[in-house]
RNA sequence: CGAGCUAGGUAGUCGCGGAGGCAACGAAAGGAGCCUUCGAGGAAAGUCCGGACACCACAGAGCAAGGGCGGUGGCUAACCGCCACCCGGGGAAACCCGCGGGAAAGUGCAGCAGAGAACAGACCGCCGAUGGCGCGGCCACACGUGAGUCGCGAACAGGCAAGGGUGAAAAGGUGCGGUAAGAGCGCACCGGUGCCGACGGUGACGUCGGCGCGUCAGGGCAAACCCCGCCCGGUGCAAGGCCAAGCAGGACCGUUGACCCGGCUCGGCGAGGUCCAGGUGGGCCGCAGGCCCUAUAUGGGCCGGCCGCCGACAAGGCGGCCAGAUGGAUGGCUACCCACGACAGGAUCCGGCUUACAGGCUCGCU
Numbered sequence: 001c002g003a004g005c006u007a008g009g010u011a012g013u014c015g016c017g018g019a020g021g022c023a024a025c026g027a028a029a030g031g032a033g034c035c036u037u038c039g040a041g042g043a044a045a046g047u048c049c050g051g052a053c054a055c056c057a058c059a060g061a062g063c064a065a066g067g068g069c070g071g072u073g074g075c076u077a078a079c080c081g082c083c084a085c086c087c088g089g090g091g092a093a094a095c096c097c098g099c100g101g102g103a104a105a106g107u108g109c110a111g112c113a114g115a116g117a118a119c120a121g122a123c124c125g126c127c128g129a130u131g132g133c134g135c136g137g138c139c140a141c142a143c144g145u146g147a148g149u150c151g152c153g154a155a156c157a158g159g160c161a162a163g164g165g166u167g168a169a170a171a172g173g174u175g176c177g178g179u180a181a182g183a184g185c186g187c188a189c190c191g192g193u194g195c196c197g198a199c200g201g202u203g204a205c206g207u208c209g210g211c212g213c214g215u216c217a218g219g220g221c222a223a224a225c226c227c228c229g230c231c232c233g234g235u236g237c238a239a240g241g242c243c244a245a246g247c248a249g250g251a252c253c254g255u256u257g258a259c260c261c262g263g264c265u266c267g268g269c270g271a272g273g274u275c276c277a278g279g280u281g282g283g284c285c286g287c288a289g290g291c292c293c294u295a296u297a298u299g300g301g302c303c304g305g306c307c308g309c310c311g312a313c314a315a316g317g318c319g320g321c322c323a324g325a326u327g328g329a330u331g332g333c334u335a336c337c338c339a340c341g342a343c344a345g346g347a348u349c350c351g352g353c354u355u356a357c358a359g360g361c362u363c364g365c366u
Base pairs, nucleotide, nucleotide: 001364002363003362004361005360006359008337009336010335011334012333013332014331016039017038018037019036020035021034022033025030041343045354046353048352049351050350051349052348053236054235055234056233066232067231068230069229070228071085072084073083074082075081086100087098088097089096090095101227102226106225107224108221109220123164124163125160126159127158130157131156133153134152135151136150137149138148139146140145141144172190173189174188175187176186177185191216192213193212194211195210196209197208198207199206200205240285241284242283243282249276250275251274252273253272260268261267262266289303290302291301292300293299304322305321306320307319308318309317310316338341
């Protein structure tokens, strides 16, 4: 540096949720209580992607709108996921990081700092060849002036973009020449870049060679619009399905006596009764290891995992079990041990990503 594992333990006791069995009581429906057994995670979290499943919409597909994705090759049911590789950046290395198509279609943007920010600029700095200015020499004459000439000085005009400085970004690097000073200004080499070709690779791409470019001034940003290619119907278990009080509604029957009660051809009582539709309160399913079968049941078969017993701690056999709540269960206490215990808890399920996390262990590499 990378990968993986673990996530206090044991015993007792009192509770909580599920399942199975027994069972007081009860006409039955049911069921106090008792026994056995199971009972959160690596992230159960965020709800960020992808799917299963369900309903709705359209049902032939396409276009538009809107959204998403974007190096290459594979894997996958699928994915913004995973693996390997390529390219770019970082590191001495192991290795890490990258929302990684197009900036040469067009439009647009660049805060702060800085002199200057897109075909730019001059703050410090360098120069000041040239022109001007000052001083001095020479020279000239009309004798105190300067048409001229030489030297020195300051840096007024002006030149430069090498160095300093600002910034995410400031016109490639080294050397020689060149110059007043400089600069791709010129040249050599290196680098860059466009086109072409050969070779290697499935490919992204790489290596080599040739020609061109010093206008190397086709700078950056697409997580700005936009362009190119590919993908996407919407809503989420509060999906959705089933049962179904009470009140209200409808149909029919009933005061010419229904329903109900009794000893039921009768008698008593005296105003309701039966059915239907929708589905409120409520309940059940969806909903629980995986797959399959049926007669759809609390059934059966196969496979996987855990625990107990027999066996030897093996092979094997037998028995039991696999979270499924719906105000939503997994906790409290006691004892002992240790390295003294983090982040945190299901809610339809699955595959990922991201985020949180005490301590400990293992392996590989530098």
Molecule: Bacterial RNase P class A
Organism: soil metagenome